[in-house]
Parts: sequence; C1' cells; structure tokens
RNA sequence: GCCACCUUAGCUCAGUUGGUAGAGCGAUACACUCGUAACGUAUAGGUCGCCAGUUCGAUUCUGGCAGGUGGCU
Repeated sequence: GCCACCUUAGCUCAGUUGGUAGAGCGAUACACUCGUAACGUAUAGGUCGCCAGUUCGAUUCUGGCAGGUGGCU
C1' cells in the first nucleotide's frame, strides 16, 4: 500500500424483506430471612463509533472518516 470482517447498556452479545432496541451477567431498591448469601419482583442505564446521502421513516441500505482484528505484498 491492497483486501475482508467487526464497532449496539458498565461487561459479554442478540437483533434485517427499513417501521419508535433486547437478553444474560453486573448496579440500585423492595420483598423474603434472626442476619447475610441465594431465589423472587421492580427500576435505572443506549444520540445502535462519527459525518453525510437515499427514504415518509435508517441499528439495518450507500459513501467517507476513526478505531480494532485477520490476510496479502
């Protein structure tokens, strides 16, 4: 230098014929208990990496940029 893939909650990851985003673990509160843990219930936590384009509407499609992983030279 070229090619491919990845970027979604604090962490690990789902999620598509484009239609207002979820799980597990973790956190907090409540309940339970003599008390703690475990179990149960609820809550909070996301500009879906950034900037544009297409579209009535984009996490999803297109382009560019940034970061990461792998391959080739």